[in-house]
């Protein structure tokens, strides 16, 4: 320098192709249960979807640029 992949609650990821209410598991908090803990059950909170711009009635999703990490080539 060229090409590719990834970036979404605290963590691991799905959702993107085919635009239309942001989800799952684990974790966390409260309650029930227990002598206590663990397990189990019920409920709650936690996201400007990496950043900016564009397209659109509507963008995590499409387009462009940039940032970070990883891989390949030179």
């Nucleotide at each position: 320098c060229g090409g590719g992949g990834c970036g979404u609650g605290g963590c691991u990821c799905a959702g993107c192709c085919u635009g239309g209410u942001a989800g799952a598991g684990c974790g966390u908090c409260a309650g029930c249960u227990u002598u206590g803990g663990g397990a189990g059950c019920u409920g709650g909170a936690u996201g400007u979807c990496g950043u900016g711009a564009g397209u659109u009635c509507a963008a995590a999703u499409c387009u462009c640029a940039c940032c970070g990490c990883c891989c390949c080539g030179a």